RNA sequence: GCGGGGGUAGUUCAGUGGUAGAACAUUUGCUUCCCAAGCAAACGGUCGCGGGUUCAAGUCCCGUCCCCCGCUCCA
Numbered sequence: 001g002c003g004g005g006g007g008u009a010g011u012u013c014a015g016u017g018g019u020a021g022a023a024c025a026u027u028u029g030c031u032u033c034c035c036a037a038g039c040a041a042a043c044g045g046u047c048g049c050g051g052g053u054u055c056a057a058g059u060c061c062c063g064u065c066c067c068c069c070g071c072u073c074c075a
């Protein structure tokens, strides 16, 4: 340099154009003599960043940054 995969909640991940979700974590409540476990609820998001297309973009297009894998060249 070229190609491919990935970046979404504190963490691990889903979500292939129409209300951004799950699990775990956190907080509160129930239960228990207490803790843990269990159950219920709540909280939590500039969807890496910047543009474009569209009535509407996490999703499609362009640019760009970072991580992983492969290939090539030079030293």
Stems, first nucleotide, its partner, number of pairs: 001071007010024004018055001026042005048064005
This is a predicted structure of a 75-nucleotide RNA (transfer RNA) from a Patescibacteria group bacterium. Its Rfam family is "tRNA". By type it is a transfer RNA.